[in-house]
Context: one part of a larger RNA
RNA sequence: CCUUCGUUUAGGAACUAGGCAAAACAGCGGCCGUAACUUCGGGAUAAGGCCUGCCCCACUUCUGUGGGGCCGCAGCUAAAGACCCCUGAUGACUGUUUACCAAAAACACAGGUCCCUGCUAAAUCGCAAGAUGAUGUAUAGGGGCUGAUGCCUGGCCAGUGUCCGAACGUUAAGGAAGAGGGUUAUCCUUCGGGAGAAGCUUUCGACUGAAGCGCGGAUGAACGCCGGCCGUAACUAUAACGGUCCUAAGGUAGCGAAAUUCCUUGACGGGUGAGUUCCGUCCUGCACGAAUGGCAUAACAAUUGGGGGACUGUCUCAACGAAGGACUCG
Numbered sequence: 001c002c003u004u005c006g007u008u009u010a011g012g013a014a015c016u017a018g019g020c021a022a023a024a025c026a027g028c029g030g031c032c033g034u035a036a037c038u039u040c041g042g043g044a045u046a047a048g049g050c051c052u053g054c055c056c057c058a059c060u061u062c063u064g065u066g067g068g069g070c071c072g073c074a075g076c077u078a079a080a081g082a083c084c085c086c087u088g089a090u091g092a093c094u095g096u097u098u099a100c101c102a103a104a105a106a107c108a109c110a111g112g113u114c115c116c117u118g119c120u121a122a123a124u125c126g127c128a129a130g131a132u133g134a135u136g137u138a139u140a141g142g143g144g145c146u147g148a149u150g151c152c153u154g155g156c157c158a159g160u161g162u163c164c165g166a167a168c169g170u171u172a173a174g175g176a177a178g179a180g181g182g183u184u185a186u187c188c189u190u191c192g193g194g195a196g197a198a199g200c201u202u203u204c205g206a207c208u209g210a211a212g213c214g215c216g217g218a219u220g221a222a223c224g225c226c227g228g229c230c231g232u233a234a235c236u237a238u239a240a241c242g243g244u245c246c247u248a249a250g251g252u253a254g255c256g257a258a259a260u261u262c263c264u265u266g267a268c269g270g271g272u273g274a275g276u277u278c279c280g281u282c283c284u285g286c287a288c289g290a291a292u293g294g295c296a297u298a299a300c301a302a303u304u305g306g307g308g309g310a311c312u313g314u315c316u317c318a319a320c321g322a323a324g325g326a327c328u329c330g
Base pairs, nucleotide, nucleotide: 001325002324003323004322005321006320007319008318010316011315014314019311029051030050031049032048037042039148053070054069055068056067057066058065059064071075076081083309084308085307086306087305088304089303090301091300095107096106111146112145113144114143115142116141117140123132124131125130149296150295151294152293154226155225156224159223160222161219162218163217164216165215168214169213170212174208175207178204179203180202181201182200183199186195187194188193227245228244229243230242231241254288255285266282267281268280269279270278
């Protein structure tokens, strides 16, 4: 010096990203006492205070109550055995997860809602037979999204998707009237050649021809989207109001410098001697916003932020001790 422990004057978080670690608290023992809030169950062992040994007697519901006495600095005498409070964020909760760097605010969840499915169901596995679904039958089964509960869930169907419709347009293979070419029985011939039915062959082809697409409609707890400029009130400022352009429609309630705010350590207030964090408020929302859910919420959390008490070698600032190493000798 290292590891693991123990003790420490004064101070007590000044340490640090952060009270990390350590210390302290101390029986889910008894008695008393216990707030906000609340879904009335909780919160709650809230917090906080006091008691606790041994001997004798009486009573007794048989394990307590009352009285008396004894010892010690100390009686839950050792060991073991919760730190607590205030205030935010997120997720309702118990649960699950990256076996071996992440346990969480992620996943799940009960609840909500939408879509599909009438049974040889839809969906899934399989080439098939067949199987699951299900020895179930729409109070059932499958899929998507959201995520307890409370209050709610606004506008837009122009684009994309889905569903419904079938008049018209477009549209494949196939069918097909007809037309052209090749071949030539036959005919004509100026003997060079020309015309040319049927059949065979080949090229086109009016017309016919489904779904789809076009077209019409519906649909947002489907994918999604939810404006700009200018002016205006008897101080100033602001603009309930007006004008204008564009749009499918221009963001409603609620929330808001937020797990979202760039400018930004926004501004004001609180807490501190001093506060880029924190809490409350404002709204100028770069770039919140309503089941990609919005806002609130008791309880819960090895979650995350801020503050306080207690306590301490975390620190001011280090010291001493123990055991085991390191080191020297053997």
Molecule: large-subunit ribosomal RNA, domain IV
Organism: Candidatus Falkowiibacteriota bacterium